Annotation: A computed fold for a 73-nucleotide RNA from a Thermoplasmata archaeon, annotated as transfer RNA. Model confidence (mean pLDDT): 84 of 100. It matches the Rfam family "tRNA". Gene Ontology term of the family: triplet codon-amino acid adaptor activity. It is annotated as a transfer RNA. The organism belongs to Thermoplasmata, within Archaea.
Formats: sequence, structure tokens, C1' cells
RNA sequence: GCGGGUUUAGUCUAGCCUGGUAGGACUCGAGCUUGCCAAGCUCGUAGCGCGGGUUCAAAUCCCGCAACCCGCA
Repeated sequence: GCGGGUUUAGUCUAGCCUGGUAGGACUCGAGCUUGCCAAGCUCGUAGCGCGGGUUCAAAUCCCGCAACCCGCA
């Protein structure tokens, strides 16, 4: 330099092909329960790598960039 893959909450992950309220688990906070703790139950906080484009509407489609991984040179 060329090609491919990955990037979603503090952590792990679904959703992307086929655009339409961003879902789950753990963590964390509050409450219930308990003599206390743990466990269990209920509720809640927090997220689409960055920039641009298309569109009524973008995590999703298109372009560029960044980081990491793999291959080629």
C1' cells in the first nucleotide's frame, strides 16, 4: 500500500441483509421480603466509534475517517 472483519450502557450481547418506539443478561440505584446478610421479586439509571450524504424517517443504506483483528504485498 491492497483486501476482509469488528466497533451498540460500566461489562457481555441481539437487532443491520429487509430503514419506522434500541431489546436481553450482569453491574449499579431504590423498594418489597429477611432478626442481619445473601438469594428472590418489583421498579429505575445508563448505549448505537467520528464526520458527511440519501430519506418524511438511519444503529440499519451510501461515502470518508479512526481504533482493533486477520490475510496479501